[in-house]
RNA sequence: GCGUUUGUAGCUCACGUGGAUAGAGCGACGGACUUCGAAUCCGUAGGUAGCACGUUCGAGUCGUGUCAGACGCA
Numbered sequence: 001g002c003g004u005u006u007g008u009a010g011c012u013c014a015c016g017u018g019g020a021u022a023g024a025g026c027g028a029c030g031g032a033c034u035u036c037g038a039a040u041c042c043g044u045a046g047g048u049a050g051c052a053c054g055u056u057c058g059a060g061u062c063g064u065g066u067c068a069g070a071c072g073c074a
Stems, first nucleotide, its partner, number of pairs: 001073007010026004019057001028044005050066005
C1' cells in the first nucleotide's frame, strides 16, 4: 500500500429480508430481607448505534468517505 472483518449502555453481547417506544446479562443506584454485611427478591437510571454524508415515507441494518482495532497478502 491492497483486501477482509469488527465498532450498539460503564463491561460482554443481541437486534431474520429496512418498519413503529434499540433490548439482555453483568455492573451502578434505591428499596425489601438481615443485628450488620453477603446472597436473594423488587424497582430506577444509563445508548439518537465510532464520525460525516447520501438513498428511502422510514436506516443500528443499504451505499460512499473517513477514524480506530484485528486478520491476511505484498
Transfer RNA from a Spirochaetia bacterium, 74 nucleotides, folded computationally. The sequence is in RNAcentral, with records from ENA. The organism belongs to Spirochaetia, within Bacteria. Rfam family: tRNA. Rfam classes the family as a transfer RNA.